Large-subunit ribosomal RNA, domain VI from Marispirochaeta sp., 271 nucleotides, folded computationally.
The prediction has a mean pLDDT of 88.
It matches the Rfam family "Bacterial large subunit ribosomal RNA".
The full RNA is in RNAcentral, with records from ENA.
[in-house]
Context: one part of a larger RNA
RNA sequence: CGUUGGAUUUUUGAGAGGAUCUGCAUUUAGUACGAGAGGACCGAUGUGGACGAACCUCUGGUGUAUCAGUUAUCGUGCCAACGGUAAGUGCUGAGUAGCUAAGUUCGGAAGGGAUAACCGCUGAAAGCAUCUAAGUGGGAAGCCCGCCUCAAGAUGAGAAAUCCCUCAAGGUUUAACCUUGCUAAAGGAACCUGGAAGACUACCAGGUCGAUAGGAUGGCGGUAUAAGUGCAGAAAUGUAUUCAGCUGACCAUUACUAAUUUUCCGUGAGG
Numbered sequence: 001c002g003u004u005g006g007a008u009u010u011u012u013g014a015g016a017g018g019a020u021c022u023g024c025a026u027u028u029a030g031u032a033c034g035a036g037a038g039g040a041c042c043g044a045u046g047u048g049g050a051c052g053a054a055c056c057u058c059u060g061g062u063g064u065a066u067c068a069g070u071u072a073u074c075g076u077g078c079c080a081a082c083g084g085u086a087a088g089u090g091c092u093g094a095g096u097a098g099c100u101a102a103g104u105u106c107g108g109a110a111g112g113g114a115u116a117a118c119c120g121c122u123g124a125a126a127g128c129a130u131c132u133a134a135g136u137g138g139g140a141a142g143c144c145c146g147c148c149u150c151a152a153g154a155u156g157a158g159a160a161a162u163c164c165c166u167c168a169a170g171g172u173u174u175a176a177c178c179u180u181g182c183u184a185a186a187g188g189a190a191c192c193u194g195g196a197a198g199a200c201u202a203c204c205a206g207g208u209c210g211a212u213a214g215g216a217u218g219g220c221g222g223u224a225u226a227a228g229u230g231c232a233g234a235a236a237u238g239u240a241u242u243c244a245g246c247u248g249a250c251c252a253u254u255a256c257u258a259a260u261u262u263u264c265c266g267u268g269a270g271g
Base pairs, nucleotide, nucleotide: 001153005164006163007162008161009160010159011158015150016149017148018147021049022048023047024046025045026044027043033038051107052106053105054104055103059101060100061099062098066094067093068092069091070090071086072085073084074083075082076081111145112144113143118138119137120136121135165270167181168180169179170178171177172175182268187265188264189263190262191207192206193205194204195203212258213257214256215254216253217252218251219250221247222246223245228241229240230239231238232237
């Protein structure tokens, strides 16, 4: 921009893409078959491999500043206690959320239709025979559906529900016309707070009739028993207060802070 008024939500599916894999074991059954040796079809069940998708409960990884330990050095006047730097975490031990695989769950199917090779029924030409000439069955991991995803720019532009707009004057080439005045809907956008969404955009959640983010409070989880003080010891240190103190992303509660006030687009009934 189109889809013949504008809009919101939900859809149909022409068409397109994805997937389509397979082993072993048990049972049927030591049955059918076979002199024996051996040893099934059909059907039922279980368990794997590779591949794929989703997810983070479990097992782990990461987790650049969450906690603790610690060396050197500088600083906060000093002690103590802290902070900075140490090849873009000084080193070390752990680790929430998120992300993740080696972890967990699930998938290929079943079923239907038309067929290939092939196997048939009935059956003539050709008194027989013949699956074929008329007619009519079966038959594959293949084909068309079925499963998952996208999809009406499918210009053949589809469908449903709901919402919104019901002015005036003048001019003229009489038109889906022009000018002026009035009107400005439904809805959308800008802007702002953000996000398990994201390069930007888009998408999604919100904007005081509010839990959108931050803060605060409480909790989960993490770390591992803070500082200060007392006591013991000459001291290093130990011990009690104290399973304390601190705590990014997680879960709740709470308007304390910030989403202020607003502006713009979109019209007037639709060949």